[in-house]
Formats: sequence, structure tokens, C1' cells
RNA sequence: AUUACAAUAUCUCCGAAUUCCCCACAAGAAACGGGGGACCCACUAUUGGGGUGAAUCUUGGUUUAAUACCGAGUAGGGCAGCUUGGGUGCCCGAAUCCGUCAGCUAACCCCGUAGGAGUAAUCCAAGCGUUGUG
Repeated sequence: AUUACAAUAUCUCCGAAUUCCCCACAAGAAACGGGGGACCCACUAUUGGGGUGAAUCUUGGUUUAAUACCGAGUAGGGCAGCUUGGGUGCCCGAAUCCGUCAGCUAACCCCGUAGGAGUAAUCCAAGCGUUGUG
């Protein structure tokens, strides 16, 4: 260098949630993300309303009723070395915050950088990368 086989977890996935600086703490910077906030435009209220998020809505049962619980669907979201094509199988469809208040919104102001998990088709084919063996 070529070829054959094997592996693809110190990596990877959901998520904005990472990196730098410092390195004793604290504070800070970049990057990504969220909220508030004019004219103009839009809206017309009242039962409250609104935000983050994929996580909305419909319906059946239990319950005196409500709540809560259980089930079936559903808007929507996700399925892992990288890319392309195929496939249409599977999983999720929660939780929580503000506190009577917020439409859009330039300038401007404020805030977050958590948490959880090993994948549900990390299925099939091809190519590429990396590692090991012959």
C1' cells in the first nucleotide's frame, strides 16, 4: 500500500443546555436558546389569561358529582459513527411556571446553559471514516 473478515460504548441519543476564561471561590466572555418591550397592523373583551415544552384535542369506563384513575384514538415530536437511498416498523404524546398581567413589535431590558437516558427500525442496501486480526 492492497485485500478479506470482525467491530463501531469513554461513544452516543432526547434537549437551547456547549466551549473558553478562572483554576481557591466568585465573576465574566463567546455560542445557542427563551421572555418582556413602540409606531404601523391586528384583536373586542367578561367564564380569567399567559409562558416553557413535541406533549394538543376527542371519546369510553370507574366515581353521587367533580377531581383523580384506567382504556382507545389524535394535532404534534422522536428512533444513535457519517452520508445517500429504501422501509413505514416502533416509541413519546408529559410536566411545570407566572399570578389577574403580557397580541405583533425596532431600539432597549431581563433570563437559561438543566435534567434524563442506552433507542423504540443503533431495520435493509451502498459508500466513507476509525480500530483490530489474517
Molecule: c-di-AMP riboswitch aptamer (ydaO/yuaA leader)
Organism: Clostridiales bacterium